[in-house]
Context: one part of a larger RNA
RNA sequence: UAGUAGCAAAUAUUCAAAUGAGAACUUUGAAGACUGAAGUGGGGAAAGGUUCCGUGUGAACAGCAGUUGGACACGGGUUAGUCGAUCCUAAGAGAUAGGGAAGCUCCGUUUCAAAGUGCGCGAUUCUUCGCGCCGCCUAUCGAAAGGGAAUCCGGUUAAUAUUCCGGAACCGGGACAUGGAUCAUCCACGGCAACGUAAACGAACUCGGAGACGUCGGCAGGAGCCCUGGGAAGAGUUCUCUUUUCUUCUUAACAAUCUAACACCCUGAAAUCGGAUUAUCCGGAGCUAGGGUCUAAUGGUUGGUAGAGCUCGACACUUCUGUCGGGUCCGGUGCGCUCUUGACGGCCCUUGAAAAUCCGAGGGAGGGAUUCAUUUUCAUGCCCGGUCGUACUCAUAACCGCAGCAGGUCUCCAAGGUGAACAGCCUCUAGUUGAUA
Repeated sequence: UAGUAGCAAAUAUUCAAAUGAGAACUUUGAAGACUGAAGUGGGGAAAGGUUCCGUGUGAACAGCAGUUGGACACGGGUUAGUCGAUCCUAAGAGAUAGGGAAGCUCCGUUUCAAAGUGCGCGAUUCUUCGCGCCGCCUAUCGAAAGGGAAUCCGGUUAAUAUUCCGGAACCGGGACAUGGAUCAUCCACGGCAACGUAAACGAACUCGGAGACGUCGGCAGGAGCCCUGGGAAGAGUUCUCUUUUCUUCUUAACAAUCUAACACCCUGAAAUCGGAUUAUCCGGAGCUAGGGUCUAAUGGUUGGUAGAGCUCGACACUUCUGUCGGGUCCGGUGCGCUCUUGACGGCCCUUGAAAAUCCGAGGGAGGGAUUCAUUUUCAUGCCCGGUCGUACUCAUAACCGCAGCAGGUCUCCAAGGUGAACAGCCUCUAGUUGAUA
């Protein structure tokens, strides 16, 4: 010492118009910039809880302002058999029995206890009985990133969509019906075999498989992205030059069919050893060679499906918009990046979950076989699928930090140039231009 101290991190704003009483700050347009795919982008988890969207308002709040707002007021908005929860178990938690403790309560989790709404057959007064078999032992909770049945594309809202609508699918459960399959000594045939096919009875019980798994490394395959040639269409540049530069040319789940490395089978018999990998591995316990079988991740083709979406032109237009007609084609390349699959290899005094659930084999209680019987593991058709979550933010303003606080807070996607590089720097798509001047 009062319009004083101050309102100084995050490059940067400028012009015009509109609206309005009022504009440095709102909106629109133009120009300039920034984030620069480890984002100031697009989605989620936790947390928040209406902040989402529309209309209106300008008192308070938004440390200047405000016509604006995550403010205030009034309305509106979250649609599922398939995305999750729900189910399962994990570390662990936790009843009961039992044991302690004055008591609050503690230990304990299969231990000092544990007998049924069970299945089949027979009888029956229709709710019980008899016989046989099995069982008793362990509750329950615990993951919206572990395990797990099944959905995709297009359209639509101011605000929701794998949820609504259109089209095309699939799974589970429940009842049947039709066709097909099977048939008089069996309960299907084929193939030397690996194994194949539209099916091709089967309880208790037993066994097996899937679920089901570390990390690192190179190699090989695939997809997406990137790069690139021709063609078509539109736009840009055009003083000169440019067969030029930029953009677009897309195809889901599901179904059918083809496609393979590993592995396996048959023939055959190898030293004068041979085969083979990026990587030193394989073979008389059967190599090379020749011929086959299997898995369909993935990819190709066809359907889905061009009718969709995208794009261009013409016409009608004051607008809302509409109508019509074209095009949407053919390739190439790779120690590229990301994801994914496979066969291998390295490492460990680390050896890298469990259960639900599903499937198969053995077994042979039974059942069925020339009159309509056996099959719902083949095909087609019918019905049902409850409850809860679903808006929005996910952060230099929606979470926590007393706040719109330079702090803190888990995760997915990830373009071009330079370059060893997800470095730094510059750019495209997308976003921002907010922080008193």